This is a predicted structure of a 345-nucleotide part of an RNA (small-subunit ribosomal RNA, central domain) from Bubalus bubalis bubalis. It matches the Rfam family "Bacterial small subunit ribosomal RNA". Rfam links the family to the GO terms structural constituent of ribosome and ribosome. Lineage of the source: Eukaryota > Eumetazoa > Deuterostomia > Craniata > Bubalus bubalis.
[in-house]
Context: one part of a larger RNA
RNA sequence: UUGGGUUUAAAGGGAGCGCAGACGGUCAGUUAAGCGUGCAGUUAAAUGAUGUGGCUCAACCAUGUUAUGCUGCGCGAACUGGCUGACUUGAGUUCACGGAACGUGGGCGGAAUUUGUGGUGUAGCGGUGAAAUGCUUAGAUAUCACGAAGAACUCCGAUUGCGAAGGCAGCCCGCGGCAGUGUUACUGACGUUCAUGCUCGAAGGUGCGGGUAUCGAACAGGAUUAGAUACCCUGGUAGUCCGCACGGUAAACGAUGGAUGCUCGCUGUCGGCGAUACACGGUCGGCGGCCUAGUGAAAGCAUUAAGCAUCCCACCUGGGGAGUACGCCGGCAACGGUGAAACUC
Numbered sequence: 001u002u003g004g005g006u007u008u009a010a011a012g013g014g015a016g017c018g019c020a021g022a023c024g025g026u027c028a029g030u031u032a033a034g035c036g037u038g039c040a041g042u043u044a045a046a047u048g049a050u051g052u053g054g055c056u057c058a059a060c061c062a063u064g065u066u067a068u069g070c071u072g073c074g075c076g077a078a079c080u081g082g083c084u085g086a087c088u089u090g091a092g093u094u095c096a097c098g099g100a101a102c103g104u105g106g107g108c109g110g111a112a113u114u115u116g117u118g119g120u121g122u123a124g125c126g127g128u129g130a131a132a133u134g135c136u137u138a139g140a141u142a143u144c145a146c147g148a149a150g151a152a153c154u155c156c157g158a159u160u161g162c163g164a165a166g167g168c169a170g171c172c173c174g175c176g177g178c179a180g181u182g183u184u185a186c187u188g189a190c191g192u193u194c195a196u197g198c199u200c201g202a203a204g205g206u207g208c209g210g211g212u213a214u215c216g217a218a219c220a221g222g223a224u225u226a227g228a229u230a231c232c233c234u235g236g237u238a239g240u241c242c243g244c245a246c247g248g249u250a251a252a253c254g255a256u257g258g259a260u261g262c263u264c265g266c267u268g269u270c271g272g273c274g275a276u277a278c279a280c281g282g283u284c285g286g287c288g289g290c291c292u293a294g295u296g297a298a299a300g301c302a303u304u305a306a307g308c309a310u311c312c313c314a315c316c317u318g319g320g321g322a323g324u325a326c327g328c329c330g331g332c333a334a335c336g337g338u339g340a341a342a343c344u345c
Base pairs, nucleotide, nucleotide: 003317004316005315006314007299008298012313014200015199016198017197021193022192023191025087026086027085028084029083030082031081033080034079035076036075037074038073039072040071041070042069048066049065050064051063052062053061054060090190091187092186093185095182096181097180099178102176103175104174105173106172107171108170109153113149114148115147116146117145118144119143120142124135125134161168162167205246206245207244208243209242210241215239219235220234221233222232257312258311259310260309261308262307265290266289267288268287269286270285271284272283273282274280294301295300318345319344320343327338328337329336330335
């Protein structure tokens, strides 16, 4: 490389948008690039293939024929491509209904926590397996009233819902986005996928400015222990929060790329529509459970496929060395991306 693969054995890019490229619905006409076919030219000799012959055979030698490539000229028109015209099922739009923890900006709310002031009140509180460090007669803990601050939103709450993924949950408003259903009025293939590229991307981290109630890396102390640079306890800085900018990684998981079509059923639930009028349990789109065929090494998957097929992208090719070294690119840095070999089993 071919092939075979990618839920769990190595292997799906974290996700989206999308240029080039690849692939692409139905009908009619046309063209003849691909395609098929005929003829001609060329394809040096030797070599190769094959027929015959010569050395006793063979190797070897001689001789005839031939070679899938390229070029040109005809012919054909099913398929692919180009061009022209038409179509509506793919795709999109109008209108109506209506859904949601979707994004973003602003406002508001109560509980809790910590803290301040004042009151009541007196000797402990706190913490643990047990303790101690710690707090407390300068009046703590407890309790009541009032005030302040920051962060998070109990119940509802659910195999619930929304979002491309990351993710999203108190309530209200503004702005923005979206799937779904119904109607079929319109456009008429406008589609699918996507290397490079661009954008988004949890937590932690970085820069500048703010904020700091809680929790809490580092750090300090107390314990435990042979030791204890830990687990437990008392404190506590960065951080956790906000704004702007950077970084770009996760078991970024359904460990399962996207799109389209086809293939038994049962059952629950969410959003619409329908008929009907309190029961039908139909239909479309989601989210779940169980299972037939099929598939799979098995576990299992099974109309939300890991089944049957087509198209496009990404990736794998024994373990370790190693996601390391070197180089390059990016970054303020941390580090990220790309990514070997020797050697060894």